[in-house]
RNA sequence: GGUUGUAUAGCUCAGUUGGUAGAGCACCACCUCGACACGGUGGUGGUCACAGGUUCGAAUCCUGUUGCAACCA
Numbered sequence: 001g002g003u004u005g006u007a008u009a010g011c012u013c014a015g016u017u018g019g020u021a022g023a024g025c026a027c028c029a030c031c032u033c034g035a036c037a038c039g040g041u042g043g044u045g046g047u048c049a050c051a052g053g054u055u056c057g058a059a060u061c062c063u064g065u066u067g068c069a070a071c072c073a
Base pairs, nucleotide, nucleotide: 001072002071003070004069005068006067007066010025011024012023013022019056027043028042029041030040031039049065050064051063052062053061
């Protein structure tokens, strides 16, 4: 330098035909307990990497850029 894959909550990851952004863990509050742990209930938390385009509508499709990984040279 080229090819392919990948980027979504603090972490690990889903997201089905383009039509309300989610799960587990973590965190917070309450319940439970003499107290802690465990357990139960509820809740907080998002620039869907960035920029542009297509569309009535984009995390999803297209183009470019950036980071990361693998491969080729």

The RNA shown here (transfer RNA) has 73 nucleotides and comes from a Campylobacterota bacterium. It matches the Rfam family "tRNA". About the family: Transfer RNA (tRNA) molecules are approximately 80 nucleotides in length. Rfam classes the family as a transfer RNA. The sequence was found in a public genome assembly.